[in-house]
RNA sequence: CGCUGGCGGCGUGCUUAAUACAUGCAAGUCGAGCGGACUUGCCCUUUCGGGGGCGAGUCAGCGGCGGACGGGUGAGGAACACGUGAGUGACCAACCCGGGAGUGGGGGAUAUCGGGCCGAAAGGCGCGGCAAUCCCGCAUACGCUGCCCCGAGUGCGCUCGAGGCAGGAAAGCGUUCAGCGCUCCCGGCUGGGCUCGCGGCCCAUUAGCUAGUUGGCGGGGUAAUGGCCCCCCAAGGCUCCGAUGGGUAGCCGGCCUGAGAGGGUGACCGGCCACACUGGGACUGAGACACGGCCCAGACUCCUACGGGAGGCAGCAGUAGGGAAUCUUCCACAAUGGGCGCAAGCCUGAUGGAGCAACGCCGCGUGAGUGAAGAAGGCCUUCGGGUUGUAGAGCUCUGUCUGUCGGGACGAGGGCCCUGGCGUGCCAGGGCGGGACGGUACCGGCGAAGGAAGCCCCUGCAAACUACGUGCCAGCAGCCGCGGUAAGACGUAGGGGGCAAGCGUUGUCCGGAAUUACUGGGCGUAAAGGGCGUGUAGACGGUGGCGUACGUAGCGGUUAUAAGCCGUCGGCUCACCCGACGGAUGGUCGCUAAACGGCGCGACUGGAGGGCAGGAGAGGUGCGUGGAAUUCCUGGUGGAGCGGUGAAAUGCGUAGAGAUCAGGAAGAACACCAGUGGCGAAGGCGACGCACUGGCCUGUCCCUGACGCUGAGGCGCGAUAGCGUGGGGAGCAAACGGGAUUAGAUACCCCGGUAGUCCACGCCGUAAACGAUGGGUACUAGGUGUCGCCCGGGUCCACCGGGCGGUGCCGGAGCUAACGCACUAAGUACCCCGCCUGGGGAGUACGGCCGCAAGGUUGAAACUCAAAGGAAUUGACGGGGGCCCGCACAAGCAGUGGAGCAUGUGGUUUAAUUCGACGCAACGCGCAGAACCUUACCAGGACUAGACGGGAUCGUGAGCGCCGCGAAAGCGGCGGGCGGCUUCGGCCGAGCGAUCGUCAGGUGCUGCAUGGUUGUCGUCAGCUCGUGUCGUGAGGUGUUGGGUUAAGUCCCGCAACGAGCGCAACCCCUGUCGUGUGUUGCCAGCGGUUCGGCCGGGCACUCACGCGAGACAGCCGGGGACGACCCGGAGGAAGGUGGGGAUGACGUCAAAUCCGCAUGGCCUUUAUGUCCUGGGCUACACACGUGCUACAAUGGCCGCGACAAUGGGUCGCUACGACGCGAGUCGAUGCUAACCCCCAAACGCGGUCUCAGUUCGGAUUGCAGGCUGCAACCCGCCUGCAUGAAGCCGGAAUUGCUAGUAAUCGCGGAUCAGCAUGCCGCGGUGAAUCCGUUCCCGGGCCUUGUACACACCGCCCGUCACACCACGAGAGUUGGCCACACCCGAAGCCGG
Repeated sequence: CGCUGGCGGCGUGCUUAAUACAUGCAAGUCGAGCGGACUUGCCCUUUCGGGGGCGAGUCAGCGGCGGACGGGUGAGGAACACGUGAGUGACCAACCCGGGAGUGGGGGAUAUCGGGCCGAAAGGCGCGGCAAUCCCGCAUACGCUGCCCCGAGUGCGCUCGAGGCAGGAAAGCGUUCAGCGCUCCCGGCUGGGCUCGCGGCCCAUUAGCUAGUUGGCGGGGUAAUGGCCCCCCAAGGCUCCGAUGGGUAGCCGGCCUGAGAGGGUGACCGGCCACACUGGGACUGAGACACGGCCCAGACUCCUACGGGAGGCAGCAGUAGGGAAUCUUCCACAAUGGGCGCAAGCCUGAUGGAGCAACGCCGCGUGAGUGAAGAAGGCCUUCGGGUUGUAGAGCUCUGUCUGUCGGGACGAGGGCCCUGGCGUGCCAGGGCGGGACGGUACCGGCGAAGGAAGCCCCUGCAAACUACGUGCCAGCAGCCGCGGUAAGACGUAGGGGGCAAGCGUUGUCCGGAAUUACUGGGCGUAAAGGGCGUGUAGACGGUGGCGUACGUAGCGGUUAUAAGCCGUCGGCUCACCCGACGGAUGGUCGCUAAACGGCGCGACUGGAGGGCAGGAGAGGUGCGUGGAAUUCCUGGUGGAGCGGUGAAAUGCGUAGAGAUCAGGAAGAACACCAGUGGCGAAGGCGACGCACUGGCCUGUCCCUGACGCUGAGGCGCGAUAGCGUGGGGAGCAAACGGGAUUAGAUACCCCGGUAGUCCACGCCGUAAACGAUGGGUACUAGGUGUCGCCCGGGUCCACCGGGCGGUGCCGGAGCUAACGCACUAAGUACCCCGCCUGGGGAGUACGGCCGCAAGGUUGAAACUCAAAGGAAUUGACGGGGGCCCGCACAAGCAGUGGAGCAUGUGGUUUAAUUCGACGCAACGCGCAGAACCUUACCAGGACUAGACGGGAUCGUGAGCGCCGCGAAAGCGGCGGGCGGCUUCGGCCGAGCGAUCGUCAGGUGCUGCAUGGUUGUCGUCAGCUCGUGUCGUGAGGUGUUGGGUUAAGUCCCGCAACGAGCGCAACCCCUGUCGUGUGUUGCCAGCGGUUCGGCCGGGCACUCACGCGAGACAGCCGGGGACGACCCGGAGGAAGGUGGGGAUGACGUCAAAUCCGCAUGGCCUUUAUGUCCUGGGCUACACACGUGCUACAAUGGCCGCGACAAUGGGUCGCUACGACGCGAGUCGAUGCUAACCCCCAAACGCGGUCUCAGUUCGGAUUGCAGGCUGCAACCCGCCUGCAUGAAGCCGGAAUUGCUAGUAAUCGCGGAUCAGCAUGCCGCGGUGAAUCCGUUCCCGGGCCUUGUACACACCGCCCGUCACACCACGAGAGUUGGCCACACCCGAAGCCGG
């Protein structure tokens, strides 16, 4: 803040504007200190105006005490302000208590008042007179104060005691008595001042600060110390253990959180401080620099007669304002406490209470029991039911709270009066009177379930699910994320979960977060080791001894511990709350211990250093020397190119290059040796010699005696590039020029080329300055190489064994997130330093420091993101690698792309040209047959329970024919029969019709809601599981490896062993043989014959259908590891899966299909359904796919001749005959089929054509016919005659095929009335080529990289354009705060 709201108790309530405040109240009191004024009771007096006395009351004044407490607030302040503990030998104190002493005697002023004056007011000024507990002398006084002096003690500015001199007091009041006061001194109680130790914020991008500064002598001032103040003198004081500066903040007890350590905080309550409109100042006083006092200045507000005045809510209420936000202008002094008073009492917005606010905590209620027909209603539903739900109703009870009626407190003790006692303020008895809260709490009666439940949530975290609506819209969201038509996440409903008079939200803090790590983290690769050394402060530190007691530990004392917290007990009915008692922790002092650390002393040698002897080395610096090469120059020879590249060109060259020889010059770098070799702290160091010089190693164990390690700052060194000055410059080479490449090429390649590279001196100070690994010490398995030195052995060479130091590799324990590290640790420990704390912004900005500059160093924030990262895993990918397949390429043959036509598609058109399919894997695909039908499309005509299914009721009653209108559907009419039973009344009845009503219907949408089916990778060789094992895990292993295969096929090996789905085999066809059967076959053998297996006969052959055999690397040789297997051979019809088919793993493509079918949801219901006629799906400038036919002579045409297989057939196939040129027609026969029907063609032979747009090619068109069908106009097929188009082999590109294959030839079938160049099959003829795997495409296995995982059609970078957001810059302008310097200067204080 939103929604909601019954009661009570106890608490709490301006976190912002320390902003401004109207009004009222919040501090007065005392007549027993004093005088007076007024009112009044009584008495006296009276000139009746009045006066006096006594008593009571009121008022201002003088005087006293109190207004320094109580109450508020948190501005300021980083300070002795606070907390805690000390000190005061440096101090104070009114009231109160205890003690000692005193209170004698005088004087004076003045307010009020009277009267006068000024002023609007506030207020003020003269004059007159009066009192005191007002003021002032005098007297007296205690070591009370000052000075001088003495003694004692001590912490030496103190205390005690004694003497001398000097000084200092007072007040009275009172019913006369009790008492209250007053003065001086001492002590106490309590409170305070001052000082000190310790403790508690941030910034070092604040590193130096300081002149009263630090100290001293003397003085002033104060209650008191002090540089607080002043004169003089000295030059000090503080600081990296954080001074100074800046920012922020009241502090604490406590409170919140947390296991604790810690973190946050300082509301209420309690303590301290500070402040009181802002700033300054003092006065009074015991006490103030004074919230409700004074003065001055300022701002603001108010009054005013304009001259001048008044005011200060951060007291209680309250108002305005600000704000997300915080209350009544209440009651009472009854209680507690305070001031004054002898007291009564007065005052008290302190306080006690009430009010408002669910602001918090605690408690109570809104009912309890029973109750299944599991009511109605709601919601969901698979329609069966489930749920709301014992929930409700009903029945039986109870009575808290609320309502009403009645009773009714505790909190009250004291005070006053009377009496008595003791005795002088107390006790006892009696009496009087006293409550704001409040007629409240509490108790009782009555009444009635009657008046009292909401809020949030329901994808996960996190407890609670469905429906509808919505459709990336509206919206949700703390994070991840939801919403794009089935949303458990949006909205609503039902249901559920949670809490409950509250529930959610927002903000803040702690927690979780070991995510700042003290407890308790890290730095090879995640953020993080300084580039390296040297060394200051600091931190840490060997062995034995003595001492000390600082740390440490124990014990004791003391101090602070109100409340709170913890425990126990007690009081409100419980609880919250309240009370009592006990406990917890801190500081400080003393005593004790002496192991460990510290400190002091002395000692030791193992750490460290030194001496002596030996040694290796590109360690550094300087000065010299050398050869090879490059380039240039000179000369000779020579003659056309050279050079360069992928290929070229620029370039050089006949003015003589390049090549080659000789000579010369110059600069730079040092081949071989050379080595995971050496040296150095790192950067880095490489020819040779000399000089100077640093470090290291080994041996000896001679010396010193802890001298050590690390190291914030500091200082030095520090590759390359770069800068300054001056040299040098051969080669190389940024920039630059040119040539190429390219879309471009400010690049890669080529030709040139300047800074620079080199030297000297001076800067710079960075780096992937890397082992991405700081230094030191100790400890913790091994193996193997290498460098240096040494020891032992070795007939002393080689080599073997050992030690120390360095440098590599492998590897165990251990460590690690993993990778990995592993005596050279990233292991186990200790010490010191540096560094890290999500990514971006950003190593940027600002500031500082450094630099000549370039720039370096230190080093943020706003803002923004939900990640950024590391290592490893599985995939996928790579113009990565290895191995291997496939008509993948290559080798070949035939094509497509060009032509005409057919067909499908796009597009266009149309009333409609229905719909789907779209890379491979859509496009002769769904369609294995669109003239009607099909048909879903269009136009028109019709129907509405409907063309179709089921139910109920009623009617009609055997389903038929005809007629009219009409295009039909449909509408209307006419006529004629009547099935079964019968008691003859009638009943039943398929069908038809009507009505009712749950409904039918939809080729309407969603293939991204689905089932099923299918395509594809891919017939590719893969995909997994169980157990075991390895790994923190993802996951790996198995399945990798070596062979082999067509194959994850098999063999071998192996932390794997097995298994499953795939492969193969089992199945079908085909190839050989055997066998069984035998109305097809054969004369094979016989007979007959019309010469046809035609007949008899037969089943040998062919064939058909069954059943078998056969092939398995079985045999031989060779290879191979003796295996798997491979090569060759024999035999065989067939040989290494014989050929073909069926068979398609886990999965991928949100692949295809809602129009095959099924199906959720949505939509439609006189229409998106249904019927009908006609049209359309056949359109046609175009474009593409798939095909057919060709372009011809390997051919066309004509004649003659030959050889198949698969299949189909009674609404059928049809022999044969006739007719017709033919399609076909007529007649007729066989076949329900191994029986009948179904020309095979290419081919062979012969002839012709002779290279021509032809005797090629057949499109197109005309005419004439045939067939199917209700019907061939849109829009079928066929025939004949005529017509004869394009086309002469096809650009870029592209397809198929490895053998009975391609090519070529015909035949059959499904669909089908008819319609085939398509599709599915069949046989005939029948090739070429395969060197090979570099390349293209696809795929398999292993491996590698990855920032990809929607997975390379990935990811991703920068500019620009527009809009918006945030933050900057900007001529300037304006405000606030702080600091410093100077000027003017009020009140006031001190002095003169």
RNAcentral holds the sequence, with entries from Greengenes. A computed fold for a 1392-nucleotide RNA from an uncultured Bacillota bacterium, annotated as small-subunit ribosomal RNA. Model confidence (mean pLDDT): 85 of 100.